Overview: Model confidence (mean pLDDT): 82 of 100. This is a predicted structure of a 72-nucleotide RNA (transfer RNA) from Parcubacteria group bacterium CG10_big_fil_rev_8_21_14_0_10_36_14. Its Rfam family is "tRNA". Rfam describes the family as follows. Transfer RNA (tRNA) molecules are approximately 80 nucleotides in length. Rfam links the family to the GO term triplet codon-amino acid adaptor activity. RNAcentral holds the sequence, with entries from ENA.
């Protein structure tokens, strides 16, 4: 220089065109306990970035970032 694979909450993963994007751990509240822990209940918080297509896109496509991996 050229090919392939990936990018969703703090972290780790689901959702392969359809509804308010899920779960788990983690975080904060809150009730209970003489405390605290563990169990119970709520809360918040996510689709890397920009652009097409589509009635609708995390999900097809393009084209930059980033991450890995091949060939030279």
């Nucleotide at each position: 220089g050229c090919c392939c694979c990936u990018g969703u909450a703090g972290u780790u993963a689901a959702a392969u065109g359809g509804a308010u994007a899920u779960a788990a751990c983690g975080a904060g509240a809150g009730a209970c306990u003489c405390c605290u822990a563990a169990g119970c209940u709520c809360u918040a918080g996510u689709u890397a970035c920009a652009g097409g297509u589509c009635c609708g896109a995390u999900u097809c496509c393009u084209g930059u970032c980033g991450g890995g991996g091949g060939c030279a």